[in-house]
Context: one part of a larger RNA
Formats: sequence, C1' cells, structure tokens
RNA sequence: CCCGGGUGAAGGAACUAGGCAAAAUGACACCGUAACUUCGGGAGAAGGUGUGCCUGCUCUAGGUGAAAGGGCUUGCCCCUGGAGCCGAAGCAGGUCGCAGAGAAAUGGGGGCUGCGACUGUUUACCAAAAACACAGCACUCUGCUAACGCGUAAGCGGACGUAUAGGGUGUGACGCCUGCCCGGUGCCGGAAGGUUAAGGGAUGGGGUUAGCCGCGAGGCGAAGCUCCUGAACGAAGCCCCGGUAAACGGCGGCCGUAACUAUAACGGUCCUAAGGUAGCGAAAUUCCUUGUCGGGUAAGUUCCGACCUGCACGAAUGGCGUAACGACAGCCCUACUGUCUCCAUCCGGGACUCA
Repeated sequence: CCCGGGUGAAGGAACUAGGCAAAAUGACACCGUAACUUCGGGAGAAGGUGUGCCUGCUCUAGGUGAAAGGGCUUGCCCCUGGAGCCGAAGCAGGUCGCAGAGAAAUGGGGGCUGCGACUGUUUACCAAAAACACAGCACUCUGCUAACGCGUAAGCGGACGUAUAGGGUGUGACGCCUGCCCGGUGCCGGAAGGUUAAGGGAUGGGGUUAGCCGCGAGGCGAAGCUCCUGAACGAAGCCCCGGUAAACGGCGGCCGUAACUAUAACGGUCCUAAGGUAGCGAAAUUCCUUGUCGGGUAAGUUCCGACCUGCACGAAUGGCGUAACGACAGCCCUACUGUCUCCAUCCGGGACUCA
C1' cells in the first nucleotide's frame, strides 16, 4: 500500500456529480397518529411508553381430556364426568446488573415536485427506466369455406368460436375533456363524361407473280401467300364528383388605434384548406437565460410558487388534473454518522524482504 473488520475528541454532509459508503432505525405489546383520498387507503404515518428474574392473587382464564358412571340403534357411538398434563395475560409487591427486545436476526423518518395510474415486462453478459405491457377507450375490417395468418399445394391455425365473436391500428386506470381544417395523401362511395390493356381486326399500303403489254430495255398485274398500317368495340384503374381527421397530417403575416405613458377590447390589409379553442406554459419542451418576482439559504445556474415575451406546448403521435403505487428523477428538513475538517489507532488476511 491492497482486502475484510472494530473504535474515536470537537464539529456533523463542511465530502461529493450525488449522503456513494458507513452510521442510525429495527422485535413484540399498548397509547397515539396530519394533509389528502377513488373512503379501500394514506398507517408501522409521525411521536411516545413498556419488556429480566422471584413472590402473591393463582397451579387463575383458557386448552386438552384419563378413570369411573349412564344410555342405546353394539359403534373407532352418544351423554355425564372431571383426574392428570399444558398454560397465557393482568394487577400488586420484591430483587440483580452499566445495560432485561442484554446475543443473532430484525423498517430510518418527514415535506415539495416531475414522469408513469397500479401488480407486472425488458436490453441472458455495461441501460430495469418516464421504455414495453396493462385493464379501460376509440376507429376499422370480418355474415362464416369469415376477415386475417402459415403453406407451391393438400391442409392447418382463427375455432369445434359466430359480430356481447374474431383480426388490425391507435390511445393507455380514474376524473374533466378531446376544438377548427377534407386543399394535398390515404380510405370509402359514385358512375355521366375524358383517358385506357389484352383481344379480335375494318381500312389503306408494300413484297411476290399466273397472266397481259412491249422489238427490246422494261412496265402493268388477279388470286394465293406474306409484311406493314391499326378504324370501330374493349373493364378496372387514373382523371372527375362526393364523404371521411380517436385516417396520414395541418392549425398565418403586416399596419394603425384609448385624454400621462404603456398596452390595444377596436379598425385596415394580404394570404390560406383552415389559421391553435379549452387547458397548460422558462416546462423531461425556453435559444436569448442563472428571464423577472416571490419562497427557502448568511450565500441557491438546481428546487418550489407565480408571471407569459410559448426561439420551437396543446387536445387519443391525446390535453390538463389525480388518491394509491415506484430498487425511477430533482429539491428540502430531521435523525445519524470518519463522507469530510483531518486523520489516529487496533484486529484479521494479502502484497513485500529474509530463511
């Protein structure tokens, strides 16, 4: 020096990212317990008091239940019976020690706030969480050979279920609520018009040549075969017309105005599909920012309460609350301490040296 452990004057978190670690609390009985609350809870709230042994009441209360007796339906039966054994608790008195829950084991407590309702689940081996799940809520699909999933198929799951069922998606107990926009995208409905495939192939054209014309060179050229051309008819889809936001999503700018000032209930104007309602707000969201004010401290970039100038909250990608719950996160108080001021010492085991 390292590991494990004991003790410590005065102070008591001054340590530190952070009370990390340690200390403290601790059992049982009784007394006594606040806000708040979904009336269950919060509660072991908090905070107190008692605890050994002996004696008396008292071999008490209570438990167990033998012998014996009785009865019949003769049974591992019922009734009476109380021996023996076990044996709290309370009150009173006494007694010993420094100490009586004498050891071991065995909650520290309280207040404010954020997030998540809750019990659960998770990154086997750096993350246990405010992430996932969850009851509840909503939308949507599915009429049964269901939708949907696995499989080339047969087949199977769904389900030996049947819309109070099953699948998908979002939200996430509960309370109060969940505004406006359908222009874009998606989905649903519509079918008049536009566009449009395969298909079949109208029409027109080219090649070839039996034949014909020509003295020749060459020209014309039916049928057939063949190569192009592609009229008219062709669904869904798309265009188009509507609906739909607990579908994907979106939810403005500039200028002026009140008899101090400031501000603007009010007005003007531009744009939009519509311009953010309620509620909340420097927030797990606030850049400027340690915003400003209040509280707490002697002193507070954190914390709590307000304000609103929301860089860039906002309503099931849910908004705001909320008792209970949490090895969650932030702050404060109390108790307690070697975390610290500031270290000391002891015990055990290593490391190290020598044999």
Notes:
Large-subunit ribosomal RNA, domain IV from Methylothermus subterraneus, 355 nucleotides, folded computationally. Lineage of the source: Bacteria > Pseudomonadota > Gammaproteobacteria > Methylothermaceae > Methylothermus. The full RNA is in RNAcentral, with records from ENA.